Predicted 3D model of an 81-nucleotide RNA (c-di-GMP-I riboswitch aptamer) from a Gammaproteobacteria bacterium. NCBI's taxonomy places the organism under Bacteria, Pseudomonadati, Pseudomonadota, Gammaproteobacteria. The coordinates come from a structure-prediction model, not an experiment, and the mean pLDDT is 83. The sequence was found by an Rfam model in a public genome assembly. The model forms 94% of the base pairs in the Rfam consensus.
[in-house]
């Protein structure tokens, strides 16, 4: 890409782990890899969780992180009406 079958046909994303790089860390980009996901697409508005460089005598603390922790907002696919 084509064909066939099948009610939902084309397909999409990518956990853990490993490696390079970034970061104080949580974690993130990329490659390999698939645990899973019908919104596991986008978005920090709300709640929650993680980290603590810096600050603070200490307790602690987010402006940092998590959208695959929930809710919300927006968009997309399939079916039916």
């Nucleotide at each position: 890409u084509c064909a066939g079958c099948u009610a939902a046909u084309g397909g999409g994303c990518a956990a853990a782990g490993c490696u390079u790089c970034c970061g104080a860390a949580a974690g993130g980009c990329a490659g390999c890899g698939a645990c899973g996901c019908a919104a596991a697409a986008c978005u920090u508005c709300c709640g929650g969780u993680c980290u603590a460089a810096g600050g603070g005598a200490a307790a602690c603390u987010a402006u940092g992180a998590c959208a695959g922790c929930g809710g919300g907002g927006u968009u997309g696919c399939g079916a039916g009406g």